[in-house]
Context: one part of a larger RNA
RNA sequence: GCCAGGGAGUGCAUCUGAGUGGCAAGGGUAACCCGAAAAGGGGGACCCGUGGGGAAACCGACAAGCCCGCAAGCAAUGAGGGGCGAGGCGUUAAAGCGCCUGGAGUCACUUGGAUGCGACCCGAAGCCGCUCGAUCUAACCCAGGGUAAGGUGAAGUGGGGGUAAAACCCCGUGGAGGCCUGAAGAGGUUCUACGUGCACGUGUUCUUCUAACCUUGGGCUAGGGGUGAAAAGCCAAUCGAGAGCGGUGAUAGCUGGUUCCUACCGAAGUUGGCCGCAGUCAAGCCUUCGCGGAGAUGGUCCUUGAGGUAGAGGUACGGAUUGGGGAUUUAGGACCCGAAAGGGUUCGGUCUUCUGUCCAACUCCGAAUACAUGGACGUCGUAGAAGCGAGGAGACGGGGCAUCGGGGUAAGCUCGGUGUCCGAAAGGGGAACAACCCAGACUAUCGUUAAGGUCCCUAAAUUCUGGUUAAGUGCUAACGGGUAAAGGGCGUCUCUCUCCAGAGACAGCGAGGAGGUUGGCUCAGAAGCAGCCACCCUUCAAAAAGUGCGUAACAGCUUACUCGUCAAGGAGGGAGGCCCCUAAAAUGGACGGGGCUAAACCAGAUACCGAUACGAUAGACCGCCUUCGGGCGUGUGAUAGGUAGGCGUCCUGCUUGGGCAGAAGCCAUUCCAAGAGGAGUGGUGGACCGAGCUGGAAUGAAAAUCCUGGU
Numbered sequence: 001g002c003c004a005g006g007g008a009g010u011g012c013a014u015c016u017g018a019g020u021g022g023c024a025a026g027g028g029u030a031a032c033c034c035g036a037a038a039a040g041g042g043g044g045a046c047c048c049g050u051g052g053g054g055a056a057a058c059c060g061a062c063a064a065g066c067c068c069g070c071a072a073g074c075a076a077u078g079a080g081g082g083g084c085g086a087g088g089c090g091u092u093a094a095a096g097c098g099c100c101u102g103g104a105g106u107c108a109c110u111u112g113g114a115u116g117c118g119a120c121c122c123g124a125a126g127c128c129g130c131u132c133g134a135u136c137u138a139a140c141c142c143a144g145g146g147u148a149a150g151g152u153g154a155a156g157u158g159g160g161g162g163u164a165a166a167a168c169c170c171c172g173u174g175g176a177g178g179c180c181u182g183a184a185g186a187g188g189u190u191c192u193a194c195g196u197g198c199a200c201g202u203g204u205u206c207u208u209c210u211a212a213c214c215u216u217g218g219g220c221u222a223g224g225g226g227u228g229a230a231a232a233g234c235c236a237a238u239c240g241a242g243a244g245c246g247g248u249g250a251u252a253g254c255u256g257g258u259u260c261c262u263a264c265c266g267a268a269g270u271u272g273g274c275c276g277c278a279g280u281c282a283a284g285c286c287u288u289c290g291c292g293g294a295g296a297u298g299g300u301c302c303u304u305g306a307g308g309u310a311g312a313g314g315u316a317c318g319g320a321u322u323g324g325g326g327a328u329u330u331a332g333g334a335c336c337c338g339a340a341a342g343g344g345u346u347c348g349g350u351c352u353u354c355u356g357u358c359c360a361a362c363u364c365c366g367a368a369u370a371c372a373u374g375g376a377c378g379u380c381g382u383a384g385a386a387g388c389g390a391g392g393a394g395a396c397g398g399g400g401c402a403u404c405g406g407g408g409u410a411a412g413c414u415c416g417g418u419g420u421c422c423g424a425a426a427g428g429g430g431a432a433c434a435a436c437c438c439a440g441a442c443u444a445u446c447g448u449u450a451a452g453g454u455c456c457c458u459a460a461a462u463u464c465u466g467g468u469u470a471a472g473u474g475c476u477a478a479c480g481g482g483u484a485a486a487g488g489g490c491g492u493c494u495c496u497c498u499c500c501a502g503a504g505a506c507a508g509c510g511a512g513g514a515g516g517u518u519g520g521c522u523c524a525g526a527a528g529c530a531g532c533c534a535c536c537c538u539u540c541a542a543a544a545a546g547u548g549c550g551u552a553a554c555a556g557c558u559u560a561c562u563c564g565u566c567a568a569g570g571a572g573g574g575a576g577g578c579c580c581c582u583a584a585a586a587u588g589g590a591c592g593g594g595g596c597u598a599a600a601c602c603a604g605a606u607a608c609c610g611a612u613a614c615g616a617u618a619g620a621c622c623g624c625c626u627u628c629g630g631g632c633g634u635g636u637g638a639u640a641g642g643u644a645g646g647c648g649u650c651c652u653g654c655u656u657g658g659g660c661a662g663a664a665g666c667c668a669u670u671c672c673a674a675g676a677g678g679a680g681u682g683g684u685g686g687a688c689c690g691a692g693c694u695g696g697a698a699u700g701a702a703a704a705u706c707c708u709g710g711u
Stems, first nucleotide, its partner, number of pairs: 001711006011117013026048003032042003052059002062085001065084004072077001086101006120257002123254001127247006138221001140219007149181003152177001156173006185208003191203001193202002223239001225235003260646006270283005285394001286392006295380003299377004304372002311365001312363002318359003323354006332347006398422010427438003442619007452609003455594003461606001463605006474596002487581003491578010508565005514538003519533003544559001548557002620636002622633004647700001649697003653693006665684008
């Protein structure tokens, strides 16, 4: 892991609803007694109800009045219901206000819920008590045991030297030391191997080894206690408080699990409180039932309103703010003139004017929506809506998108409003993909469409018309991702404006492109062409005081400009479409892929494909009506959850059956039912088993790192 078996809302008490039943202004007994451990009888203590109000003293209730009116009824009427009225009590000077009043309870059974108990089941870490532990280990005490070998060579001392004597020096001797190397012993530094091992650690390497050394046996200290060269170490593989048992089913706002079916409805992650933020209480939201008895209203349109948002505005206010002009003053700064007084310029202040802007906390203005009132239509409603009440919940971690806002550089960010979807929603599309697009799945079959698509993978157009693109641009609707921007482009297409052009444009080609003059200056030189100044005149069809190259300077080439040749368009600007550059990431790579020049893009057209959508046919269920034949429904996705009806297991009672001519169980198979399940047949098996009704439960398994066993 698998298989089998076991495995979780129970019992009692009290309270409170619902259903059924008994009796009823009453209802019921409890312990206990008799009795057969029964049935039945006794037992009236006691409990609830029949009167309330008030803190209390204390006081103490429906006119059986009037009106409306549901069901019902021909009607009058009209239980219940509603509106008045009246009454009791409290408060009070009174008024007013509060509670109560025209009689329904009580007991039993079943069941929903609450509370107390272990209270659906399993699960702590812990707290306390009483015991057991120092055969491990820590310290100490008593009595013992052990430390190969080698090295070094302290004091002392002998001899020699030395001295006045010493000190001191040398050579021996000697054998000190928490000295050295190192075996046993003790330790446990490093490293990897092993890692169901040789081992709950080993191996290797390393440290120590006459000492604060190692070790044996015996003894002693005990749990908030011991012991500790102190690490909160150790106290029997257990230590920031040992272990065993008990309190004990501690508690767990936390995790996990919680067992058959179907039908109907179907949530919330918000508001307020809480040592509240993983919880809970109240409200809101879901569900079921009752009362009630005629209107309700989320939609659309109209009517009448309230309003200061979006936008806009700015000599309409409060502020902010660009540049310029004017005036003025001074508190001011700087500079200048002046001996000073004072004057001037400028910056600044204030005022004014022109100009250009801005605002959540500005408004002379001012929408659209939304909101409110009334009405009409629509929808819902006597097949019972609205409203009211009662029982049961769950939930109080939300999230995505669109849009409007606050915070933030931003975020798959965060905090709000509105809507929607996911949550709790399957199906189709989007390559794949909770919330993007289409669309809300009762069953079966057939058809038609939606989004999205129609070359192949792959169902359907290699469809049609007109354009664009040459970049494989593109073949992605968008979010994250992919991407992409400012700025550029004699890429190309369309539109438009201006100018030139048959009196010949533009490009090319042929020719000319001169003279004063090498302008003046500068300069070594400066001659169109280093630089500065000027930029005239003549001839001419035209030709610069010179466009570029060039020279040391000239020269030379070339351009502007002119003529000729040729023959039809040319030049410049603006706007738009597509395209290109800008454009960088790590294994080789992604339009889903193949691949495509249309199978890309723009505009249009006609077909087709395509879903659980829509339609048709048949059927099931639910709700309602019914003349009981049937009919109607803009019903039947669904988590938490509410409600309803069923299936199966075991046992009891009554009734009734089956079985050795084969019961249960097991295996296989067929049929029935919406399903839980039921029935049949064959085999196996070899002795018990059903059905209907009734009552009662230790009543249903896939999960809990579930328990036990098997494998």
Molecule: large-subunit ribosomal RNA, domain II
Organism: Nanobdellota archaeon